The part of an RNA shown here (large-subunit ribosomal RNA, domain I) has 501 nucleotides and comes from Gammaproteobacteria bacterium LSUCC0057.
The sequence was found in a public genome assembly.
The coordinates come from a structure-prediction model, not an experiment, and the mean pLDDT is 84.
Rfam family: Bacterial large subunit ribosomal RNA.
The organism belongs to Porticoccaceae, within Bacteria.
Context: one part of a larger RNA
C1' cells in the first nucleotide's frame, strides 16, 4: 500500500410529509383618492429585535349586535403588572382618532425636512390651540388699460378637476429583428413601444345597409361559408363578403321625449358576525387504537379535516333547517331633483380635381370610407348606392343625437377542483423574500423547510478551563430520535480482523 468482511466517521441523495406555489370552474367585486388615496417614514406594548396591528386616544377608544369563559397579537417560553358572567378576549356593522411625507396643495426642498403669513379663542403669551392661504377649468361678482363704448387684464367668490390602479376597451402617433432562404415594393405589423381617454365592461348600434328583380331588415360575438373568391417583387404571402346556423334580441328622440344619474320612502330579496345539527361499546395486540375480533347504532349527514397507527357513531365539520340592532347591494314602486341640451331634419356639406390614409383589394378596369390642399350642389318635382362609367330597374335618406343583452378581461373576495408540484420541484420567494447580498444608478438578485404523540428538551454526578465536547444516570416506544436532531445511499477519510505484497 491493495483486496475482503464488519463497525463508524462525513456527506445529505433518495422516500415519506406539507405550511406554499401553479393551473382552473362558479359566484362576487369591478375601482380607491383633497372628506388626502396607493406607496412610505417616524412613532407606539412593562422590558432589546424582527412581523403584524395601531397612530401622540398609537397590538388600540365608543356605540350596536354575535358569542360565552376564559384573556393582555405572532416569532417565544417566563416573569411581573392587570382585565373578565356589571359579559372580558374574539367575530360583524356603525363612528371617533388618525404624526410626517406622498397628486401633496401657504413657500422652499436633497420625500417623511425647513421656513411663513392671514383669522379667530385664550390667565397678555417673544406662547398655546383652531381654521386658512396652490395650480387650472367653469360660473357669477367687483374692478380695469392701450382707447369713447368696450375687450385684454386684475381682484374675489362657487363647483369641478388633478394622482393611483393587474389586464380588457377606445383614440393619436408608431418602429425594427425576421420573412422573401440576399433586398428595396411587400412582411414582421398597424404588432411592441409612447400619449391620451374612460368604463364595468368599452365600443359599435336602429340602414342615404345588404340583396338582386326574390327578398331580407340596428349593433356585438361564436360557428359556417373558406384557406373558397380575390390581392400579391401573382413572390414570401396577406385573405373576405353575400348566404345558412346560433347566442341575444329593444327600439327611440330633436314640436319635449325615449333614456340615464344620484337623492327619498316603503316592500321584497341578498350580503356583512352566528345558531342548532343524528349515530358505540366491549376484547385482542400495541407506546399510543382509529387496527383486529365480537355485538350495536345513524344516514336529506359515508365531503372534508384533526386526534399517540386506518374513526359514519371521539372532536371541528357536513346534509338539513334557522339567525341581524346596524352597513352595502339588487329588483319594483312612490316623491321631487337633474342630465339627455347640440340644434331646428343636418352646407363650405355632398360631389370633383391632386396628395394620402382606410377598407382582404399594393392605383390597379378600382367602386366605396376618410381628408391636407383647391373648388364646389341639388333641396323630396329632390339626393345617395347597387365594385371602372351609362341607362333601365331596385332600394334607402348622409351632412344631428340616445341606447340594455348576447362580447373582452380579472389587480381583488368567497367556496370549491386538479391522470399539476412536493422544497435543485412548485411563484424568485413555504423560513427575517423583492429580505441578505451587488451595483454610482437603471437594475441584478439569493441561498435557508421536517426532533418527538407530547419537550416529557436530558435534574443529579463524573473528566474538563466555571470551556467546548464526552462518559453514566433519568425521560421515551425509540437518544445512532439529543437541539448540527426523520429516513440516512454515493463520493471522500477512518477503526478493527484476515489475506497478499
Nucleotide at each position: 500500500c491493495g483486496c475482503a468482511c464488519a463497525c463508524g466517521g462525513u456527506g445529505g441523495a433518495u422516500g415519506c410529509c406539507u405550511a406554499g406555489g401553479c393551473a382552473g370552474u362558479u359566484g362576487g367585486a369591478g375601482g380607491c383618492g383633497a372628506u388626502g388615496a396607493a406607496a412610505g417614514a417616524c412613532g407606539u406594548a412593562g422590558g432589546a429585535g424582527c412581523c403584524u396591528g395601531c397612530g401622540a386616544u398609537a397590538a388600540g377608544c365608543u356605540c350596536c349586535g354575535g358569542u360565552g369563559a376564559g384573556g393582555u397579537g405572532g416569532c417565544a417560553a417566563a416573569c411581573a403588572a392587570c382585565c373578565u358572567u356589571u359579559g372580558a378576549c374574539c367575530c360583524g356593522g356603525a363612528g371617533a382618532u388618525c404624526u410626517c411625507u406622498g397628486a401633496a396643495u401657504g413657500g422652499g426642498g436633497a420625500a417623511a425636512c425647513c421656513c411663513a403669513c392671514c383669522c379667530g379663542u385664550u390667565u397678555u403669551a417673544a406662547g398655546a390651540c383652531g381654521g386658512g392661504u396652490a395650480u387650472c377649468a367653469u360660473g357669477c361678482a367687483c374692478u380695469g388699460a392701450a382707447u369713447c363704448c368696450a375687450u385684454a387684464g386684475g381682484u374675489g367668490u362657487a363647483u369641478g378637476a388633478g394622482g393611483c390602479g393587474a389586464a380588457c376597451c377606445c383614440g393619436g402617433g408608431g418602429a425594427a429583428c425576421u420573412g422573401a432562404a440576399a433586398c428595396a415594393u411587400c412582411u414582421a405589423a398597424g404588432u411592441a413601444c409612447c400619449c391620451g381617454g374612460a368604463g364595468g365592461a368599452a365600443a359599435a348600434g336602429a340602414a342615404a345597409u345588404c340583396a338582386a328583380c326574390c327578398g331580407a331588415g340596428a349593433u356585438u360575438c361564436c360557428c359556417u361559408u373558406a384557406g373558397u373568391a380575390g390581392c400579391g417583387g401573382c413572390g414570401a404571402g396577406c385573405g373576405a363578403a353575400c348566404g345558412g346556423g346560433g347566442a341575444c334580441c329593444a327600439g327611440c328622440c330633436c314640436u319635449u321625449a325615449a333614456g340615464c344619474u344620484g337623492a327619498u320612502a316603503a316592500u321584497g330579496g341578498u350580503u356583512u358576525a352566528g345558531u342548532g345539527g343524528a349515530a358505540a361499546g366491549a376484547a385482542c395486540u400495541g407506546g399510543a387504537a382509529a387496527g383486529u375480533u365480537c355485538u350495536g347504532c345513524g344516514a336529506u349527514a359515508c365531503a372534508g379535516g384533526g386526534u399517540g397507527a386506518u374513526a359514519g357513531c371521539c372532536c371541528c365539520g357536513u346534509a338539513c333547517a334557522c339567525g341581524a340592532a346596524a352597513g352595502g347591494c339588487c329588483a319594483u314602486u312612490u316623491u321631487g331633483a337633474g342630465u339627455g341640451a347640440a340644434a331646428u331634419c343636418g352646407a363650405g356639406u355632398a360631389a370633383g380635381u391632386c396628395g394620402g390614409g382606410a377598407c382582404a383589394c399594393g392605383u390597379g378596369u378600382u367602386a366605396u370610407c376618410u381628408u391636407g390642399a383647391c373648388u364646389g350642389a341639388a333641396u323630396a318635382u329632390g339626393g345617395g348606392g347597387g365594385g371602372a362609367c351609362c341607362a333601365u330597374c331596385c332600394u334607402c335618406c348622409a351632412a344631428g343625437g340616445c341606447u340594455a343583452a348576447a362580447u373582452a378581461c380579472u389587480a381583488c373576495c368567497a367556496a370549491c377542483u386538479g391522470a399539476c408540484c412536493g422544497a435543485u420541484a412548485g411563484u424568485g420567494a413555504a423560513c427575517u423574500a423583492g429580505u441578505a447580498c451587488c451595483g454610482u444608478g437603471a437594475g441584478g438578485g439569493a441561498a435557508a423547510g421536517g426532533c418527538g404523540a407530547a419537550a416529557a428538551g436530558a435534574a443529579c454526578c463524573c473528566c474538563g478551563g466555571a470551556g467546548a465536547g464526552g462518559g453514566g444516570a433519568g425521560u421515551g416506544a425509540a437518544a445512532u430520535a439529543g437541539a448540527u436532531c426523520c429516513u440516512g445511499a454515493a463520493a471522500c477519510c477512518g477503526u478493527g480482523u484476515g489475506c497478499g505484497u